RNA sequence: CUUCGACAAAGGCACCCCGGUCGCGAGGCCGGUCCGCAAAGUCAGGGAUCUCCCCGAGAUGGCCUGGCCGCCGAA
Numbered sequence: 001c002u003u004c005g006a007c008a009a010a011g012g013c014a015c016c017c018c019g020g021u022c023g024c025g026a027g028g029c030c031g032g033u034c035c036g037c038a039a040a041g042u043c044a045g046g047g048a049u050c051u052c053c054c055c056g057a058g059a060u061g062g063c064c065u066g067g068c069c070g071c072c073g074a075a
Stems, first nucleotide, its partner, number of pairs: 004073002012037002017032006035062001041068003045065003048060005
C1' cells in the first nucleotide's frame, strides 16, 4: 500500500415512531428515540421502486450495483 473484518480499542451514524417545519406529492430538514450499520460517509453513473403541476420533471444511496474519500490493525 492492497485485500480482509476481531467476543480488540477509540469513536461515528441513527430504522420505525413522535413533535416542529418545507414541499402538490414521493420525501427532505431540525429535535427526541435507537432497530440496526465496517463505510448506514459522499456522488442519482446504471438498475429498481415511488411521486407529480406527467411523455417530462422529481424522490429514495439504511433497495441493489458502481465510483470517490475514510478510523483501527487481530486472523
Record summary:
Predicted 3D model of a 75-nucleotide RNA (c-di-GMP-I riboswitch aptamer) from a Gemmatimonadota bacterium. It matches the Rfam family "c-di-GMP-I riboswitch aptamer". Its family is annotated with cyclic-di-GMP binding in the Gene Ontology. The prediction has a mean pLDDT of 88.